A computed fold for a 100-nucleotide RNA from Leuconostoc palmae, annotated as SAM riboswitch aptamer (S box leader). Rfam family: SAM riboswitch aptamer (S box leader). Rfam links the family to the GO term regulation of gene expression. Model confidence (mean pLDDT): 82 of 100. Lineage of the source: Bacteria > Bacillati > Bacilli > Lactobacillales > Leuconostoc.
RNA sequence: CAGCUAUCAAGAGCAGGCGAGUGAUACAGCACUUUGACCCUGCACCAACCGGCGGAUACUCAUGUAUGAUGUCACGGUGGUCCAUCUGUACAGAUAGUCG
Numbered sequence: 001c002a003g004c005u006a007u008c009a010a011g012a013g014c015a016g017g018c019g020a021g022u023g024a025u026a027c028a029g030c031a032c033u034u035u036g037a038c039c040c041u042g043c044a045c046c047a048a049c050c051g052g053c054g055g056a057u058a059c060u061c062a063u064g065u066a067u068g069a070u071g072u073c074a075c076g077g078u079g080g081u082c083c084a085u086c087u088g089u090a091c092a093g094a095u096a097g098u099c100g
Stems, first nucleotide, its partner, number of pairs: 001100001003098006013043005021032003025090005044081003049077002051073003057066003085092001
């Protein structure tokens, strides 16, 4: 980077820095923003995709075999902490895992 799978109307903020745009792209709207947005850093917080625990289910005469549901934990790897992924249309986008 491409493919595949899953999720995306819940939840969670303060400080410092920068200085004009931001909400992926295009169009049409809407919202945020010099009362400093976006972005960066620090700490904090949210969540539970990977991870730990656990063992529903199927097959078997049995021993066992395969798979690993609901749930639970939050050290670690991510991710996230304005507005439904802001809305509509088009194309999709974001995050995680896996694989080449």